[in-house]
RNA sequence: AGGGGUGUAGCUCAAUUGGCAGAGCACUGGUCUCCAAAACCAGCGGUUGUAGGUUCGAGUCCUAUCGCCCCUGCCA
Numbered sequence: 001a002g003g004g005g006u007g008u009a010g011c012u013c014a015a016u017u018g019g020c021a022g023a024g025c026a027c028u029g030g031u032c033u034c035c036a037a038a039a040c041c042a043g044c045g046g047u048u049g050u051a052g053g054u055u056c057g058a059g060u061c062c063u064a065u066c067g068c069c070c071c072u073g074c075c076a
Base pairs, nucleotide, nucleotide: 001072002071003070004069005068006067007066010025011024012023013022019056027043028042029041030040031039049065050064051063052062053061
């Protein structure tokens, strides 16, 4: 340099293939306990990497770009 994959909550991942953005863990509060852990209940948490475009409507489609991973090649 070329090609492919990937990016969504603090972390790990979903989202019916265009129609209300969710789960588990973590965190916070509560119940329980002498205290804590565990368990149970409730709650908090989002610029869907970024910038544009298409559309009534985009996490999903298109373009550009950035980070990470893999493959191929070039220089040394």
The RNA shown here (transfer RNA) has 76 nucleotides and comes from a Chloroflexota bacterium.
Taxonomically the source falls in Chloroflexota (Bacteria, Bacillati).
Its Rfam family is "tRNA". Rfam's curators write: Transfer RNA (tRNA) molecules are approximately 80 nucleotides in length. Their secondary structure includes four short double-helical elements and three loops (D, anti-codon, and T loops). Further hydrogen bonds mediate the characteristic L-shaped molecular structure. tRNAs have two regions of fundamental functional importance: the anti-codon, which is responsible for specific mRNA codon recognition, and the 3' end, to which the tRNAs corresponding amino acid is attached (by aminoacyl-tRNA synthetases). tRNAs cope with the degeneracy of the genetic code in two manners: having more than one tRNA (with a specific anti-codon) for a particular amino acid; and 'wobble' base-pairing, i.e. permitting non-standard base-pairing at the 3rd anti-codon position.